A computed fold for a 73-nucleotide RNA from a Minisyncoccales bacterium, annotated as transfer RNA. The coordinates come from a structure-prediction model, not an experiment, and the mean pLDDT is 82. The RNAcentral record of the sequence draws on ENA. Its Rfam family is "tRNA". NCBI's taxonomy places the organism under Bacteria, Bacillati, Minisyncoccota, Minisyncoccia, Minisyncoccales.
RNA sequence: GCUCCAGUAGCUCAGUUGUUAGAGUGCUUGCUUCGUAAGCAAGAGGUCGGGGGUUAGAAUCCCUCCUGGAGCU
Repeated sequence: GCUCCAGUAGCUCAGUUGUUAGAGUGCUUGCUUCGUAAGCAAGAGGUCGGGGGUUAGAAUCCCUCCUGGAGCU
C1' cells in the first nucleotide's frame, strides 16, 4: 500500500431482502427475610464509531474518515 471482518445500553452480543432499537448480565427501587444472599416485580440507561448522500422513511443501502483485528505484497 491492497483485501476482508468488527464498532449497537456499564459489559457480552442479537437485530442487515429498509418501516417503533432489543436480550442476557450489571445498576436503581420495591416485595420477601431478624439481616444478607438467592428469588419475584417494576424502573432507569442508546444522537446504533464520526461526517455526508439516496429515500416518504436508514442500525440496515452508497461515499468518506477514525479505531481494533486478520490476511496478502